[in-house]
Context: one part of a larger RNA
RNA sequence: ACCUACGAGUUGCCGUCUCCGGCAAGGCUGAGGGGCUUUAGCCCCUGCGCCGCAGUGAAAGCGAGCCUGAAGAGGGCGUUUUUAGUCGGAGGUGGCAGACGCGAAACCAAGUGAUCUACACUUGGCCAGGGUGAAGUCCCGGUAACACGGGAUGGAGGCCCGCACCGAUAAGCGUUGAAAAGCUUCCGGAUGAGCCGAGUGUAGGAGUGAAAGGCCAAUCAAACUUGGAGAUAGCUCGUACUCCCCGAAAGGCAUUUAGGUGCCGCGUGCGCCGUUCCGCAUGAGAGGUAGAGCGACCGGUAGGUCGAGAGGGCUUCGCCGCCUGUCGAGACCUGACGAACUCCGAAUGCUCAUGCGCCGCAGGCGCGCAGUAAGGGGGCGGGUGCUAAGGUCCGUCCCCGAGAGGAGAAGAAUCCGGACCGCCGUCUAAGGUCCCCGAGUUCUGCCUGAGUUAGUCUAACGAAGUGCGGUCCCUGUGACAGCCAGGAUGUUGGCUUGGAAGCAGCCAUUCAUUCAAAGAGUGCGUAACAGCUCACUGGUCGAGGGUCCGUGCGUGGAUAAUAAUCGGGUAUAAGGCAGACACCGAAGACGCGGGGUAGCAUUGAAGAAAGUACCGGUAGGGGAGCAUGGCGUGCUGCGUUGAACGGAGGGGGCGACCCCUCCCGGAGCGCACGGCAAGGCAAAUGUAGGU
Numbered sequence: 001a002c003c004u005a006c007g008a009g010u011u012g013c014c015g016u017c018u019c020c021g022g023c024a025a026g027g028c029u030g031a032g033g034g035g036c037u038u039u040a041g042c043c044c045c046u047g048c049g050c051c052g053c054a055g056u057g058a059a060a061g062c063g064a065g066c067c068u069g070a071a072g073a074g075g076g077c078g079u080u081u082u083u084a085g086u087c088g089g090a091g092g093u094g095g096c097a098g099a100c101g102c103g104a105a106a107c108c109a110a111g112u113g114a115u116c117u118a119c120a121c122u123u124g125g126c127c128a129g130g131g132u133g134a135a136g137u138c139c140c141g142g143u144a145a146c147a148c149g150g151g152a153u154g155g156a157g158g159c160c161c162g163c164a165c166c167g168a169u170a171a172g173c174g175u176u177g178a179a180a181a182g183c184u185u186c187c188g189g190a191u192g193a194g195c196c197g198a199g200u201g202u203a204g205g206a207g208u209g210a211a212a213g214g215c216c217a218a219u220c221a222a223a224c225u226u227g228g229a230g231a232u233a234g235c236u237c238g239u240a241c242u243c244c245c246c247g248a249a250a251g252g253c254a255u256u257u258a259g260g261u262g263c264c265g266c267g268u269g270c271g272c273c274g275u276u277c278c279g280c281a282u283g284a285g286a287g288g289u290a291g292a293g294c295g296a297c298c299g300g301u302a303g304g305u306c307g308a309g310a311g312g313g314c315u316u317c318g319c320c321g322c323c324u325g326u327c328g329a330g331a332c333c334u335g336a337c338g339a340a341c342u343c344c345g346a347a348u349g350c351u352c353a354u355g356c357g358c359c360g361c362a363g364g365c366g367c368g369c370a371g372u373a374a375g376g377g378g379g380c381g382g383g384u385g386c387u388a389a390g391g392u393c394c395g396u397c398c399c400c401g402a403g404a405g406g407a408g409a410a411g412a413a414u415c416c417g418g419a420c421c422g423c424c425g426u427c428u429a430a431g432g433u434c435c436c437c438g439a440g441u442u443c444u445g446c447c448u449g450a451g452u453u454a455g456u457c458u459a460a461c462g463a464a465g466u467g468c469g470g471u472c473c474c475u476g477u478g479a480c481a482g483c484c485a486g487g488a489u490g491u492u493g494g495c496u497u498g499g500a501a502g503c504a505g506c507c508a509u510u511c512a513u514u515c516a517a518a519g520a521g522u523g524c525g526u527a528a529c530a531g532c533u534c535a536c537u538g539g540u541c542g543a544g545g546g547u548c549c550g551u552g553c554g555u556g557g558a559u560a561a562u563a564a565u566c567g568g569g570u571a572u573a574a575g576g577c578a579g580a581c582a583c584c585g586a587a588g589a590c591g592c593g594g595g596g597u598a599g600c601a602u603u604g605a606a607g608a609a610a611g612u613a614c615c616g617g618u619a620g621g622g623g624a625g626c627a628u629g630g631c632g633u634g635c636u637g638c639g640u641u642g643a644a645c646g647g648a649g650g651g652g653g654c655g656a657c658c659c660c661u662c663c664c665g666g667a668g669c670g671c672a673c674g675g676c677a678a679g680g681c682a683a684a685u686g687u688a689g690g691u
Base pairs, nucleotide, nucleotide: 001691002690003689004688005687006686011097012096013095014094015093016092017091018090019089020088021087022086023085026051027050028049032045033044034043035042036041055062056061065077066076067075068074100238101237103235107228108227109226110225111224112223118202119201120200121199122198123197124196125195126194127192129161130160131159132157136153137152138151139150140149141148165189166188167187170185171184172183173182204220207215208214241625242624243623244622245621246620251264252263253262254261255260265372266371267369268368269367270366271365272364273363276362278357279356280355281354282353283352284351285350291344292342293341298338299337302334303333304332305331306330309327310326311324312323313322314321375400376399377398378397379396380395381394382393383392384391405416406415407414420594421593422592423591425590426589427588431584432583433582434569435568436567440581442580443579444578445577446576447575453571461556462555465553466552467551468550469549470548472546473545474544482540483539484538485537486536488513489512490511493507494506495505519534523532524531595615596614597613598612600611626680628677629676631674632673633672634671635670637669638668646663647662648661649660650659651658652657
């Protein structure tokens, strides 16, 4: 991992609702007694008691009333034949119980443990060898005597080196080991606070601890065993046959509340009401958003003009007066702003009414049962954030959630569209029609030349790309471009400067002359000149030329890490824009056939034909069935002429499943109705066995 078996809403009591049945203003008996019966049991008698038939008050109590109250007021709860209960059975659900199953970490009680280990007590044992050489003593020296010095002797020490023994520093190996702590080498102690044996003692909030929360039998921040015990688990996981109908929520408020729960909202079933729902039109309303506005308030605000006044300066500073590169009320002109500004002010939406449409089973009320209360993406309106986020918080609509199908290469929520079943039929949607690949190598006009693009998105800014539209100017009195020629003189203007001559810089009345025209000079150039060139003019040529603006398509800007690519091939259209006609294309629509649900629907009842509408679905509600094991009654059924079980084949049912035939098997089994359940497995790191 697979297979097989086992494996989770049960039972009792008390409420409550629905259904079925008995009796009914009543309903029912428990114990007890009697009778019958092979046990369980059945029948009868009795009627304490329970529920209902009256309420109200805290109560005494009173009573169709009672309470409050001074009240005959008011108010609260009741009465009103428009009264229904009670007992039994079944089902839904709540409460109390382990209460759907499995699962703690823990808590408490009573016990068991010191053969491991910690410490202690008693009694024993063990420590090769080597080294060092304390005190003391003796001798010699020395002293007045001591002290002191030297030598010898001596043999001290938590002394030194190092076996046994005890330990465990470093590394390697080992890591499903040889071993649930080892092996190898190195290493520490090794007469000591040493090591070891045996016998004892201390016990669980206790012991013991040279203290590490260490150790207390491979277990220790509270041992182990049994019990309380099925502790508790707002948590995780799992929770078993089929079909049919409907079908959510991820919101509000509250919560020692935030992943829980209560009430409401939204779902479902039953009963009742009976168009009240919804859409459109019309009419009447409330309102301060979008926008706009602000000589209409509040707040803030840019530029300008005028400018009281203030400041400064001058002053014969006493007044007067004059000046002003400062500030500035206010007025005027021009301009613009605001969620918490408004003189204004929509569209939608909302409320009410009427009319029409709509029966789509909508809407409302009561009761039974829920689930949900982690939502998410997209569009639009906003807050927050960075007009960041697959961000976050609201509003509103859609979708996913709980939605399959087609398109988007692929891709929950983007586009199209809501799947009852079948069909080798038709038409369409989005999107497509050269090939992969179903359908146009379709048609008309224009654009693009960049493989731009189709085929992720892209800016400021740059450019005689090119199409279209406009604007102003030049032009046959010859434009524009090219070519030929001229482009001069005062003068090297003045200043400056080493120099400055059109051309470093400064100045200026940048002037004047000759001219067809020619700047006190447009650029290059020189040290300065020179030289080249331009403006400007003539000639030649002979028809358009130029500026600016708008717009279409294109161009640069354009950079990501292993090989590239639009889904690919490829494409000059098979690209872009505008238009036309075809076609393809889905579980959409239609056609044909079939099934189910619901009302129409009346009926004694169940139902039938035809027509109509509907039949995606998670949580969840409701309905109808299948299978399994016992039991009762009937068939007084089937079976050695072959039961159950198993294998194969065939048939029926939407399905769970059922039936038939053959084989295997060798003794039991079924059908109908009723009734009872230890009643259905794929999952629980499920349990056991097998492979």
Large-subunit ribosomal RNA, domain II from a metagenome, 691 nucleotides, folded computationally. The prediction has a mean pLDDT of 83. It matches the Rfam family "Bacterial large subunit ribosomal RNA".